Small-subunit ribosomal RNA from a marine eukaryotic metagenome, 1506 nucleotides, folded computationally. The sequence is in RNAcentral, with records from MGnify. Rfam family: Bacterial small subunit ribosomal RNA. Its family is annotated with structural constituent of ribosome and ribosome in the Gene Ontology.
[in-house]
RNA sequence: ACGGAGAGUUUGAUCCUGGCUCAGGACAAACGCUGGCGGCGUGUAUUAGGCAUGCAAGUCGAGCGAGAAGCCAGCCUUCGGGCUGGUGGAGAGCGGCGGACGGGUGAGUAACACGUGGGUAACCUGCCCCGGAGUGGGGGAUAACCCGGCGAAAGCCGGGCUAAUACCGCAUAAGACCCCCGAUGAGAGAUCGGGUGGUGAAAGCUCCGGCGCCCCGGGAGGGGCCCGCGGCCGAUUAGCUAGUUGGUGAGGUAACGGCCCACCAAGGCGACGAUCGGUAGCUGGUCUGAGAGGAUGAUCAGCCACACGGGGACUGAGAACGGCCCCGACUCCUACGGGAGGCAGCAGCUAAGAAUCUUGCGCAAUGGGCGAAAGCCUGACGCAGCAACGCCGCGUGCGGGACGAAGGCCUUCGGGUCGUAAACCGCUUUUGCGAGGGAAGAAGUUUUGACGGUACCUCGCGAAUAAGUCACGGCUAACUACGUGCCAGCAGCCGCGGUAAUACGUAGGUGGCAAGCGUUGUCCGGAUUUACUGGGCGUAAAGCGCCCGCAGGCGGCCUGGCAAGUUUUAGGUGAAAUCUCCCGGCUCAACCGGGAGGGGUCCUGGAAAACUGCCAGGCUUGAGGCAGGGAGGGGAAUGCGGAAUUUCCGGUGUAGCGGUGAAAUGCGUAGAUAUCGGAAGGAACACCAGCGGCGAAGGCGGCAUUCUGGCCCUGUCCUGACGCUCAGGGGCGAAAGCGUGGGGAGCGAACCGGAUUAGAUACCCGGGUAGUCCACGCUGUAAACGAUGAGUACUAGGUGUUGGGGGUAUCGACCCCCUCUGUGCCGAAGCUAACGCGAUAAGUACUCCGCCUGAGGACUACGGCCGCAAGGCUAAAACUCAAAGGAAUUGACGGGGGCCCGCACAAGCAGCGGAGCGUGUGGUUUAAUUCGAUGCUAAGCGAAGAACCUUACCAAGGCUUGACAUGAUUGUGGUAAGAACCCGAAAGGGUAAUGACCCAGGGGUAACUCUGGAAGCUUUCACAGGUGCUGCAUGGCUGUCGUCAGCUCGUGCCGUGAGGUGUUGGGUUAAGUCCCGCAACGAGCGCAACCCCUGUCGUCAGUUACAUUUCUCUGGCGAGACUGCACUGUAAAACGGUGAGGAAGGUGGGGAUGACGUCAAGUCGGCAUGGCACUUACGUCCAGGGCUACACACACGCUACAAUGGGCAGUACAAAGGGCAGCCAAGGCGCGAGCCGGAGCGAAUCCCAUCAAAACUGUCCUCAGUUCAGAUUGCAGGCUGCAACUCGCCUGCAUGAAGUAGGAGCUGCUAGUAACCGCAUAUCAGCAUGUUGCGGUGAAUACGUUCCCGGGCCUUGUACACACCGCCCGUCACGUCAUGAAAGUUGGCAACACCUGAAGCCGCUCGGCUAACCGCAAGGAAGCAAGCGUCGAGGGUGGGGCCAGCGAUUGGGACGAAGUCGUAACAAGGUAGCCGUAGCGGAAGCUGCGGCUGGAUCACCUCCUU
Repeated sequence: ACGGAGAGUUUGAUCCUGGCUCAGGACAAACGCUGGCGGCGUGUAUUAGGCAUGCAAGUCGAGCGAGAAGCCAGCCUUCGGGCUGGUGGAGAGCGGCGGACGGGUGAGUAACACGUGGGUAACCUGCCCCGGAGUGGGGGAUAACCCGGCGAAAGCCGGGCUAAUACCGCAUAAGACCCCCGAUGAGAGAUCGGGUGGUGAAAGCUCCGGCGCCCCGGGAGGGGCCCGCGGCCGAUUAGCUAGUUGGUGAGGUAACGGCCCACCAAGGCGACGAUCGGUAGCUGGUCUGAGAGGAUGAUCAGCCACACGGGGACUGAGAACGGCCCCGACUCCUACGGGAGGCAGCAGCUAAGAAUCUUGCGCAAUGGGCGAAAGCCUGACGCAGCAACGCCGCGUGCGGGACGAAGGCCUUCGGGUCGUAAACCGCUUUUGCGAGGGAAGAAGUUUUGACGGUACCUCGCGAAUAAGUCACGGCUAACUACGUGCCAGCAGCCGCGGUAAUACGUAGGUGGCAAGCGUUGUCCGGAUUUACUGGGCGUAAAGCGCCCGCAGGCGGCCUGGCAAGUUUUAGGUGAAAUCUCCCGGCUCAACCGGGAGGGGUCCUGGAAAACUGCCAGGCUUGAGGCAGGGAGGGGAAUGCGGAAUUUCCGGUGUAGCGGUGAAAUGCGUAGAUAUCGGAAGGAACACCAGCGGCGAAGGCGGCAUUCUGGCCCUGUCCUGACGCUCAGGGGCGAAAGCGUGGGGAGCGAACCGGAUUAGAUACCCGGGUAGUCCACGCUGUAAACGAUGAGUACUAGGUGUUGGGGGUAUCGACCCCCUCUGUGCCGAAGCUAACGCGAUAAGUACUCCGCCUGAGGACUACGGCCGCAAGGCUAAAACUCAAAGGAAUUGACGGGGGCCCGCACAAGCAGCGGAGCGUGUGGUUUAAUUCGAUGCUAAGCGAAGAACCUUACCAAGGCUUGACAUGAUUGUGGUAAGAACCCGAAAGGGUAAUGACCCAGGGGUAACUCUGGAAGCUUUCACAGGUGCUGCAUGGCUGUCGUCAGCUCGUGCCGUGAGGUGUUGGGUUAAGUCCCGCAACGAGCGCAACCCCUGUCGUCAGUUACAUUUCUCUGGCGAGACUGCACUGUAAAACGGUGAGGAAGGUGGGGAUGACGUCAAGUCGGCAUGGCACUUACGUCCAGGGCUACACACACGCUACAAUGGGCAGUACAAAGGGCAGCCAAGGCGCGAGCCGGAGCGAAUCCCAUCAAAACUGUCCUCAGUUCAGAUUGCAGGCUGCAACUCGCCUGCAUGAAGUAGGAGCUGCUAGUAACCGCAUAUCAGCAUGUUGCGGUGAAUACGUUCCCGGGCCUUGUACACACCGCCCGUCACGUCAUGAAAGUUGGCAACACCUGAAGCCGCUCGGCUAACCGCAAGGAAGCAAGCGUCGAGGGUGGGGCCAGCGAUUGGGACGAAGUCGUAACAAGGUAGCCGUAGCGGAAGCUGCGGCUGGAUCACCUCCUU
């Protein structure tokens, strides 16, 4: 010494930047729900709006006069009473003191108003205290009162009387005041001394104690004035000022002063922010914060200001909330002539507002006024009341009580939970209610208590009277169910809700706090997010385009001095309260008391002298100079030169030229282009030329001359800190642009044509004006960039290059070494969010300047300054958003690159797309045409067989525990079953002969019978059932990328991290296949292999076959192939190439096998399954219909269009399968489908099955809609089946359509493949152009990887990440919102000029009036009124200024659902983009000129690294 926590949100992820938001504390609060008690506090923040009523400042009879009612006495009386005296003392008056305190409020005020510290030699001070001195003697009035009068009233006027501590002379008086002289002092009005000088006082009362009065001095307390310093915002307010600044004199004040006036001078203030505008009472403190700070100024305390708005003076010691006068607004009264009023005192009312109390009690205490006192007054104050408004404390009970009631909720139905919670038992009594006692607060012996019969104490009663509120997705502690279905709603931020929502609503449960809990608002915190403590500026926001430079800031080495800063010490002050610590008082606490501490950039004195500063002296290293060398596109001017383009003239020459992706416009037979000669003119200067040079930047390039700036090196000769930076200011400043005048070859905005295109206001082409050039002047901006301000110092190296110097060496140039300057690259440390920077710093430090503070709005508006204009500079707000950004990572993508695959293209063959037909689909139709599948990856797909069935669809008819399962339950032996019969299309309904089986027990010899049960039937209830929905709730299965070569992990290493490495690289492969290398080393899922078929051989076995062995065949085992061998390529290996052998050769061919994952891909209709909906129906049965429809469209096939064919005849050769409700032989019949027939065979044996067909041989056809093709239709048949009408297949005869090779485009296939040919099978009663298999015949082509498609690896760019089917820009249209401009209009504010001018002070006037003094008087002095004047609040008029509101219309902006047009940007974004400028265009934008890289790609050059 006690003190500092973070989180959410930008991304696919990461780090950083950065904003937004939350958790904390506080409040004079309000609102919602709720509410038991007490203590202590607090309570109109808004309309300084307006106020009814009452109260809030009076008091003194011991200052004075008069004196009511009542009482006493006397007298009188018309008995009503009156008069006199006394007592009494009300109310009023004169007079004194107090109403300047106390109380309220915060409007105004940015000021010496406040705070703090000083000054007053420039001042005042009633009451109080101390001291000194005095209090003599006179005078004249006046209110009250009486009389009269005016007025509605308020009030006023006249006449008459009277007193004083009221008023006025006179006397006396100082050390008071004035004047004069002297001293002290810087000075003066302070102080001291002197003077024959001058002026000026008083009041009495009394209870006799005293209290007062006057003058002088001192004190205390209070105040006035002045000064230093301190504390708001705006520069889009930069200049302000006429009493202004000073002087002299006069006035005025308590007092200084331009405070006021006259005159004189011309000053004063301001970037250290004057003036102006906005806002605001200031402080002690309060809240917050670790602190530094930030915010604030309720209650309490100090100061100020104000009192209906404004002005003014009077009285007084002092000045005005409850005093006066005037103006104004408002309210009230009125007899209309006039009057009255001021709650920002206490209560209260009204208005406004989200919102803030009783018209209470008492002067008992504290304090105040008056009084000698008693006392009176006191809404100050003390108390009480109301309000959970705040802080603090207490309670609503405590203990026991179940494997745990009821009930609620959840549930996997087992249970769990509310929950020891309740009930129940025991106990206690704070609070409450009742009763009894009962304070302190009183100072002062007695008397005196509003609070208050209160606090407190005792007793009694009884768990009795007392719990809510918010939350429960993350932040943030607390979870389930139901309802809802992008609705209703929630939300502080992120975000929830579209049918399983822990996020909405409700319930149960849970968490938090608790007489409160939440919400809203505000402040601080978190926010190091304005950064003093404690931030930044290469790319995130941020370095001025560059230089010069005044003010300012900062400044080398040595010595001496001073002491302003600085340090230290002492004193003063920093009010109290508050705060911190200690102690104490209320039972504790809040609250209160005592003591201590802390608190200032403050004042005064002393000390120190290192540092800063100041003064003085010196120095040379910073800076500058001098001398000698040096390089250079540095600048300005003048002149000269050649090449090229163009034009003109002439020659040669002829039909084209030109231009593009391709073209066209254009030029050319009037002779172009080409070519030669000549001429003119303008602009720019090839090569040299180089990350080379120069310049501050912009920028600078032929040669020569003249003028001129800067720089480098060497010498160390001179000066002696002369330096650095720089707000404001000044100058320079590419291109475009502007003005005037020239010039104009080429190029070339605009413009005109031609193309391209959907369009093409563009990109391309042909022309072409401004402009580009010169002179002079303006403009002042750029990606004016190293996106990096200037200066100085320090901190490893390596390697190029420019200029200079030195050394070494040499004959010399070179070479080599050192060094200074400039300019590049790589890199240590260090820095950085990373990228990167790294002696040319973005490192380490110092100095100065500029700049930044979320994004958009906005390089904007308004205002100001500049400009001829274009425009530039400066520069906001409303509103909207929860982000906007930087760097890097992984992907994806690119009309980026490299490498490499694939029937991907190419090379081929056959096809599809056209026709007819088949099948499927869309569409349409229908009562229904059931459903699903929809680019590749749906569409001869689910379906490997829809006439009924299937069947899910439709219309009709039926059934309801159901067609089917399980359990419970009721009834039941004539029960279950049930031929036949009736209705019916059937299902179904009805009738009924007949009629059982089993178990246990009882009876009976038995037959049999009784009871109960089982089965069955039946009743009822649970339930069944569903191809109903959701494939976006799911399992399982499947498709696809893709049989592609990839996808990952462990450990290590690298990186802040996402992540990387491994997996990249060099080779190689079909392959992440293998080899080599390597911060990696290994491993897994994939690849390959293992499995099956096939090809060769061996071996074993073998039914069948007329026989026998071989062979063939069947099927079991085995062999074989592994780059093994040779040669070769490579450093080597992997691997490749060639060859041998071999049936087969480099995975021999084929199959099965499908990594991590993608597509919310497909399937709830195969199956399973959550949830939802149906339950005499969305279940189930039945007959019929439909799924087979048909203007069309698409997909997949079949058959063809013919002669490589078709018909006919003849002749060959398979494989693989299937078969008992089956295959079906021989034989017979039929033209045929088929029929009869019945042998054989559960099959290497028999059958389908002569098995084939194409093929081959022969013959006819001869190019035609045919002897092609077979659709369609008619007739006649066959087969299956209950049944072929809708709607099967086949046969024969007849019919004989389209079609003559198929547009754009598209598909398959690389060898036993394509193509052609047939055979078989599953399904199946029957039905095959489909499917799955089988064999037969059997090709062509591959140069190659430029291109299309898909994919793999590496790399690059990215604004993409639901990932290019991405993102995204602008106009237009519609809606909403805020805002700018705008003819104007309305209001406010502060000034200015002039007019008018109240009250009032001051001045003047002296006609009017007047007690005191003078005077015998007249009159005077003095005063009052009146008049005039200066000033003057306010009012009026006028022209301006500033601010605000509204404003037809208009400008852009923001936001909004899926609107319209295009496609500008992000990839090379398809014309690289961007910046400035200019023109043009619906729009993004395009084009010209100059610039930038924050451009991809390829090549070259230079440099660097290894």